RNA sequence: CGCACGAAAAGGCAAAAUCAGCGAAAGCUGGUGACGCAAAGCUAUGGGUCUUCGAUCAAUUAGUCUUGAUCAUGACUGCCAGGCCGCCGAA
Numbered sequence: 001c002g003c004a005c006g007a008a009a010a011g012g013c014a015a016a017a018u019c020a021g022c023g024a025a026a027g028c029u030g031g032u033g034a035c036g037c038a039a040a041g042c043u044a045u046g047g048g049u050c051u052u053c054g055a056u057c058a059a060u061u062a063g064u065c066u067u068g069a070u071c072a073u074g075a076c077u078g079c080c081a082g083g084c085c086g087c088c089g090a091a
Stems, first nucleotide, its partner, number of pairs: 005089002012037002017032006035078001041084003045081003048076003054071006
C1' cells in the first nucleotide's frame, strides 16, 4: 500500500413519535427528537413490499353515485441482492 475485517477516536447519518407544508394514497420535504447504522452514501437494475388519482372489467342504479377485482406509469435503498463511490486503522 492492497484485500479481508471492525477495536478505538474524530466526524457523519437519524427510527418511532410529534409539529408545519406537499400529495388521491403510499409516501416525500423541513423543524424537534434518537431506535439504531461502517456504507443507514448514491442508484428502483433484479427480487420483494406499499399505494390506486386514473384505466379496464363486473355488480348495483332510470342515470349520476357507490362497491368489488385487476393493472404502476406512483413510491420504499433503514427488506435482500447487483452497480458506482467513499472516512478511520487496533487485533
c-di-GMP-I riboswitch aptamer from Anaerolinea sp., 91 nucleotides, folded computationally. The sequence was found by an Rfam model in a public genome assembly. The prediction has a mean pLDDT of 86. Lineage of the source: Bacteria > Chloroflexota > Anaerolineales > Anaerolineaceae > Anaerolinea. The model forms 100% of the base pairs in the Rfam consensus. Rfam family: c-di-GMP-I riboswitch aptamer. From the family's description: GEMM was predicted in a large-scale screen for bacterial structured RNA regulatory elements.